Molecule: small-subunit ribosomal RNA
Organism: uncultured bacterium
RNA sequence: AGAGUUUGAUCCUGGCUCAGAACGAACGCUGGCGGCGUGCUUAACACAUGCAAGUCGUACGAGAAACCGGAACUUCGGUUCUGGGAGUAAAGUGGCGCACGGGUGAGUAACGCGUAGGUAAUCUACCCUUGGGUUUGGAAUAACCCGCCGAAAGGCGGACUAAUACCGGAUAAAAUCUUUCGGAGGGAUCUGAAAGAUCAAAGGUGGCCUCUCCAUGGAUGCUACUGCCUGAGGAUGAGCCUGCGUCCCAUUAGCUUGUUGGUAGGGUAAUGGCCUACCAAGGCUACGAUGGGUAGCUGGUCUGAGAGGAUGAUCAGUCACACUGGAACUGGAACACGGUCCAGACUCCUACGGGAGGCAGCAGUGAGGAAUAUUGCGCAAUGGGGGAAACCCUGACGCAGCGACGCCGCGUGGGUGAAGAAGGCCUUCGGGUCGUAAAGCCCUGUCUAGAGGGAAGAAAUUCUCAAUGGAAUAAUACCCAUUGAGAUUGACGGUACCUCUGGAGGAAGCACCGGCUAACUCCGUGCCAGCAGCCGCGGUAAUACGGAGGGUGCGAGCGUUGUUCGGAAUUACUGGGCGUAAAGCGGGUGUAGGCGGUUUGUUAAGUCAGAUGUGAAAGCCCACGGCUCAACCGUGGAAGUGCAUCUGAAACUGGCUGACUUGAGUACCGGAGAGGGAAGUGGAAUUCCUGGUGUAGGGGUGAAAUCCGUAGAUAUCAGGAGGAACACCGGUGGCGAAGGCGACUUCCUGGACGGAUACUGACGCUGAGAUCCGAAAGCGUGGGGAGCAAACAGGAUUAGAUACCCUGGUAGUCCACGCCCUAAACGAUGGGCACUAGGUGCAGGGGGUGUUGACCCCUCCUGUGCCGCAGCUAACGCAUUAAGUGCCCCGCCUGGGGAGUACGGUCGCAAGAUUGAAACUCAAAGGAAUUGACGGGGGCCCGCACAAGCGGAGGAACAUGUGGUUUAAUUCGAUGAUACGCGAGGAACCUUACCUGGGCUUAAAUGCAGAACGACGUACCGGGAAACUGGUAUUCCCUUCGGGGCGAACUGCAAGGUGCUGCAUGGCUGUCGUCAGCUCGUGCCGUGAGGUGUCGGGUUAAGUCCCAUAACGAGCGCAACCCCUAUCGUUAGUUGCCAGCGGAUAAUGCCGGGGACUCUAACGAAACUGCCAGUGUAAACUGUGAGAAAGGUGGGGAUGACGUCAAGUCAGCACGGCCCUUAUGUCCAGGGCUACACACGUGUUACAAUGGCUGGUACAGCGAGGAGCAAUACCGCGAGGUGGAGCAAAUCUCUCAAAACCAGUCUCAGUUCGGAUUGCAGUCUGCAACUCGACUGCAUGAAGUCGGAAUCGCCAGUAAUCACGGAUCAGCAUGCCGUGGUGAAUACGUUCCCGGGCCUUGUACACACCGCCCGUCACGCCAUGGAAGUCGGUAGCACCCGAAGCCAGUGGCCUAAUCCCGACACUUGUGUCGGGAAAGGAGCUGUCGAAGGUGAGAUCGAUGACUGGGGCGAAGUCGUAACAAGGUAACC
Repeated sequence: AGAGUUUGAUCCUGGCUCAGAACGAACGCUGGCGGCGUGCUUAACACAUGCAAGUCGUACGAGAAACCGGAACUUCGGUUCUGGGAGUAAAGUGGCGCACGGGUGAGUAACGCGUAGGUAAUCUACCCUUGGGUUUGGAAUAACCCGCCGAAAGGCGGACUAAUACCGGAUAAAAUCUUUCGGAGGGAUCUGAAAGAUCAAAGGUGGCCUCUCCAUGGAUGCUACUGCCUGAGGAUGAGCCUGCGUCCCAUUAGCUUGUUGGUAGGGUAAUGGCCUACCAAGGCUACGAUGGGUAGCUGGUCUGAGAGGAUGAUCAGUCACACUGGAACUGGAACACGGUCCAGACUCCUACGGGAGGCAGCAGUGAGGAAUAUUGCGCAAUGGGGGAAACCCUGACGCAGCGACGCCGCGUGGGUGAAGAAGGCCUUCGGGUCGUAAAGCCCUGUCUAGAGGGAAGAAAUUCUCAAUGGAAUAAUACCCAUUGAGAUUGACGGUACCUCUGGAGGAAGCACCGGCUAACUCCGUGCCAGCAGCCGCGGUAAUACGGAGGGUGCGAGCGUUGUUCGGAAUUACUGGGCGUAAAGCGGGUGUAGGCGGUUUGUUAAGUCAGAUGUGAAAGCCCACGGCUCAACCGUGGAAGUGCAUCUGAAACUGGCUGACUUGAGUACCGGAGAGGGAAGUGGAAUUCCUGGUGUAGGGGUGAAAUCCGUAGAUAUCAGGAGGAACACCGGUGGCGAAGGCGACUUCCUGGACGGAUACUGACGCUGAGAUCCGAAAGCGUGGGGAGCAAACAGGAUUAGAUACCCUGGUAGUCCACGCCCUAAACGAUGGGCACUAGGUGCAGGGGGUGUUGACCCCUCCUGUGCCGCAGCUAACGCAUUAAGUGCCCCGCCUGGGGAGUACGGUCGCAAGAUUGAAACUCAAAGGAAUUGACGGGGGCCCGCACAAGCGGAGGAACAUGUGGUUUAAUUCGAUGAUACGCGAGGAACCUUACCUGGGCUUAAAUGCAGAACGACGUACCGGGAAACUGGUAUUCCCUUCGGGGCGAACUGCAAGGUGCUGCAUGGCUGUCGUCAGCUCGUGCCGUGAGGUGUCGGGUUAAGUCCCAUAACGAGCGCAACCCCUAUCGUUAGUUGCCAGCGGAUAAUGCCGGGGACUCUAACGAAACUGCCAGUGUAAACUGUGAGAAAGGUGGGGAUGACGUCAAGUCAGCACGGCCCUUAUGUCCAGGGCUACACACGUGUUACAAUGGCUGGUACAGCGAGGAGCAAUACCGCGAGGUGGAGCAAAUCUCUCAAAACCAGUCUCAGUUCGGAUUGCAGUCUGCAACUCGACUGCAUGAAGUCGGAAUCGCCAGUAAUCACGGAUCAGCAUGCCGUGGUGAAUACGUUCCCGGGCCUUGUACACACCGCCCGUCACGCCAUGGAAGUCGGUAGCACCCGAAGCCAGUGGCCUAAUCCCGACACUUGUGUCGGGAAAGGAGCUGUCGAAGGUGAGAUCGAUGACUGGGGCGAAGUCGUAACAAGGUAACC
């Protein structure tokens, strides 16, 4: 730091996904050790059991027992007393603590938290410093005892008693209040002085006897310590207030009545509507009130380069809570986790009457959950509470236990070792690899195990001793303080650590290996099973599934899942965009807001600088240090970008102030304009009406029909009516903000522009809300209505046609008024200002030169177009009218679909508009450009492509192939063109692959190994359809006798397979197409795909050539080179030829001869647009041109570019893989491939007279021949037979060519056409013609009279027609391949059909139009809206009821302390009793008040018959809407 994924490829936009880091994690597999951390994220669910807050006897009164000892008594069981246990235990009064520590995060969007301040508006127990004081009385009460109630919990009554418990009095500085006076202050208030009023206390312990009292000594005395009371100050902690910061929703826009403020009072430690009464009517809110949702906040933590984003476990600060709700009491502090009261739910006990309880303390249990530990040890350390202290308490804490949950460290060994062992896997069979890996040899000793030693953490307190000091004292005792020495204290733990013994011994897994992403092979599987983070793998050769071998990564862990940040510049402050990708509001005016020209002075809010305070600790970072290192920990530093205060600076921004004119505006003059509104006027045209002329049609269409017309249309003339729209001018001309505006005249009116001066003096720009305008359609009311025309009707078209076309036609279109408020409202481009090359038009206005004037020319401003540079852009393109360069303001966007939908709100009469989601689903959707392909797009051109012709096929019969059907089998393949007389150039057996049946396990080839053998074969006999099989006979060589050679059979490896895969392949072939194309190198252009070249203008059969040209060249194709043919020459002359010469014959090159000719077959010549003329730059074209056998590639053949069709062939051959192996191999016999209601292709023969038949006559070429061709001759009607001359061939044979020609006959008919079919008789081939051959003769004599739709071939020696030959082959052609004979017609031309080439255009196609793709319907699944309702949650409102409790009132009842009165008693100022007062209380009443109840609504959720659309789903239905002019251009 990036990568994968949209496409055939490209660039861009854009989403999705991955690689990283992290975690309180969980799950899967695996697991040696240690250190340090960490561990209910869920049910703030419920909890058994134990523990978590007590302590003080130096505050107080009282006070056991077990047990041990002694004594007495004794019925020998024991009882009583007493000493110890012991002033102990347990309990009580009282003090302090229990508000700390520990837990949790439910609630809370708040001064809750954070940060910075304030408190002159406050409190603070214990602690520290300091001042003063600590006096005098009194009455009770618990414990204990007695009695009573109760199951219990607990309670009641009576009697006794103490205090540092409670109460009264005294004194009182200070404080508070009141009053007076002074000072400060605007005031609140502060401060000083004086007077008055009010309020305290508690003792305890040790020591001592100097004073006082009692008098061995003790105390009420003294003293020390400690406590108590009252002040002042400090420290600590807390309360309250304020600025700023602190999540989401506007589909929550208005909220509020104690509400906002004031006055007075109450209340509090204290301000305050905190509360009450009265008065006023305020307060909050778009800088987001109110409402809803969610959430403890912070230091920090994770991530990130940072800015940010996410988060708030452990640790620390803070808040809130303690079963749920409410309430107060005590106290310095609580409205109190382990306190109280009430209500509720739940659990437990119960004798049914009543009671008890609160683990969100530590353990632990159940439940929930993917998931989270021990009912451990200790107070040794740190800290806390109590105490004078010892000490006690402390689940805080320190430790240990469990869990790889995390981080860190260590180990599982090291060296050597090639016969590269065995084995596994792979293999091209050679080998490779695991692999120095193992074994073997030599070592080491971490961890683990065993044994031995063995810490630090401990310093205090206290005690003992000593010293010093202090108070006091007679005192060197005692007491207190300090110092020194000694003693005492360890849960962890016999742990860390050290040493020794032993011995490589006990210690490696997990994931991945198609790309991203490091790592590859085999087997299995066969769109199955499965994988998958994305793209995607799997349908028989899977590096993607499963296994194996190997490899890669990490390692006591490794993967997976979940979550967060990152990558993502994919919310963009740093750091994005809006013409076409998502995105500019339809347009104006303008409020708030934001921004704002030049200059003076001032201010100091922003800004900048410095200082101070704070920013807790921990953490992060740096340095150093401690555990052997590290993690971890310690010490110090830095940082903490923040906030506050103070001081300073004054450029910039802001405020205030003064000035300026250039921005903006006003006044004046001028012209342009479909700018707007109103009123009026005009002509052309359509239609209608009236009348005239006139007659049979008109109208309409691709063609028609509906329709109109003899009741007189259309046409034409005249007149009239009415409505709407304004031809020509008219123009990328004008005007307007946009929508929009088009005849003429008048009136009213807005804006822009030009010119020249003057004035105002920043008055400006933009603009959330708001408001106004806003095409068409639509709506309401009332008019109007000619034409046009949704709906509708009819006619056509069509498979259908609810369309396109036609005939009609109503709303509407028009007017007035009022709504609607949307458009592809588009320049798909918001507004303003400034700057940045030009060129050329048009419109309006002005100036200049010049002129008599006009025109022309130059120039300025405004508007409106085109071209174009820089620049920008993904590209297209934009380019002074920016999409360039900048500034300001507004609007909008953030993947596609769902969806501009649903719900809610607002607006509207309605239609609907506006605002505007989610679930779910996909991995794309999209923009621009590129190359192709395609188009019922365009241009140019070609082809038997059409046209013009000739002849066919499609109809018949037959032949042949195919489909289908049948069959035991009818073997297999070929299937549009490019299968179908094709593979097959020849199925009776064979072929043959198929079927039935009978056999074999090797028919044939090859080699090795093994064990046994001497055969194999031949002959004969038997069985059998044969193959085959049974039997009999016979049977090698060499030898040193050990054996060797040879041979066949057996076994194994192997063979064999026309078994599968042509979609694993080679080779070959078809087709586009003998079409003119297909490419490359270098250069250039483009971000790139790619383009250029190869395009353009000509020309050609041709990318053939020429010209032009950012291209220049080149390759494969074209052409040519090759073969045949057409002319001539040379050479040669047999088997061919025979002109001339000679000979022979009935006749014949028959013979001698000859090379002239034909011919043969070899070499040459010839044709090249070479010549001429015309046209043209040229290439080239034209010409009955010349010449020539041939003239413009002469004709034909061979030759087939890059590629396409996964075209064809595994059955021609070859070959990978798979499959069969007594069978899918192989042998044999018979059958089948020859079937036959039918359909198609290709052919043959015909339908006749251009013919048939009969007779006669003539002329070829290519070829073939030895298991062959076969002559003459003879036989047979014939096929053929007999026979065999000749010939391995220019010699012989096949071999008479036929059509043609001549003559005759037939005379238009199912015939003298046609020959199918059938019968009989034969011939030939062959082992064999039944299934199933060909041919012959005789007889038979079918269909068929020229062929529907549709369709094929052919342009010259061609079509047509005629015969001949050959391959295959025993035999079997109407097929195939060749050969020659006879021998035409037509081509105007390129509109159309088909195919093709080039250029161009459109495209949503790229499997490429046989493409793509839309909607309904049907089926399945999913989420969601509506819905009569039903069920539940939440918060608020109104009313009812009203617990506890505080407060208030009352208090007839009750009351020890103080006071008064009375009575009695006596110690004469005390006691007792009674009454009253004061003060207080129970009870009662009232306000408030939780839970509860009732009611009407709100809101959220669940569910709901039915219903709406939506999404998804290999092969359903109907159509064809869109993409090409998509067949009616598309779209809003």